[in-house]
RNA sequence: GGGGCUUUAGCUCAGUUGGCUAGAGUACUUGACUGGCAGUCAAGGGGUCAGGGGUUCGAGUCCCCUAAGCUCCA
Numbered sequence: 001g002g003g004g005c006u007u008u009a010g011c012u013c014a015g016u017u018g019g020c021u022a023g024a025g026u027a028c029u030u031g032a033c034u035g036g037c038a039g040u041c042a043a044g045g046g047g048u049c050a051g052g053g054g055u056u057c058g059a060g061u062c063c064c065c066u067a068a069g070c071u072c073c074a
Base pairs, nucleotide, nucleotide: 001073002072003071004070005069006068007067010026011025012024013023019057028044029043030042031041032040033039050066051065052064053063054062
């Protein structure tokens, strides 16, 4: 220098052929059970879907550019 993959909640990830409000586990907060811790159960908060632009009635999803990480080639 060139090719491929990845980027979604604090963390690990799902999200199908573009379509109703963006989800799960875990963590966190509150409550119940317990003498307390731990644990279990219930409820709740938490998101610029890496950044920017484009296509579309509508984009996490399609296209372009940029950034970061992993990997292959040179």
Notes:
Predicted 3D model of a 74-nucleotide RNA (transfer RNA) from an uncultured Clostridia bacterium. The sequence was found in a public genome assembly. Rfam family: tRNA. Rfam classes the family as a transfer RNA.